Predicted 3D model of a 71-nucleotide RNA (transfer RNA) from a Myxococcota bacterium. Rfam family: tRNA. Rfam links the family to the GO term triplet codon-amino acid adaptor activity. It is annotated as a transfer RNA. The same sequence occurs in records of 2 taxa. The RNAcentral record of the sequence draws on ENA.
Order: sequence, then structure tokens, then C1' cells
RNA sequence: UGCGAUGUGGUGUAAGGGUAGCACGCGAGGCUCAUAACCUUGAGGAGAAGGUUCGACUCCUUCCAUCGCUU
Repeated sequence: UGCGAUGUGGUGUAAGGGUAGCACGCGAGGCUCAUAACCUUGAGGAGAAGGUUCGACUCCUUCCAUCGCUU
């Protein structure tokens, strides 16, 4: 310099146009003499800005961050 990949709760990840799920973690309650385990329940998320569309995590454009390749 050019190219590519990734970006989703605190963490790790899914869904590839139609209500954003799962696991761990966190809060509350239950169970227990008590803790753990177990059960129930709750809070918490789309990198930014535009565009397409009835509808966008999803498709397009630009930018940002991280990683990799190349000169």
C1' cells in the first nucleotide's frame, strides 16, 4: 500500500429478511439445620452513520476498532 475476516447482555456464542435465543455469570425467591447442588423467576445486548425494503443483527455504502495476509 492493497486484500480479507470479525464486531450481538459481564463472558463465550447462535439465528443469513418477519417477536434477538442458548450456556455460564449476576439479583430475588424456593428447598436445606446451613452451604453447595437443584428448581422457579428477573434484570441485562445488535461497533457508528446513511441507504434498500412493508419490515434489517441479516442486504448495500462509508467510517471506527481488533486480528491476519501481502508489498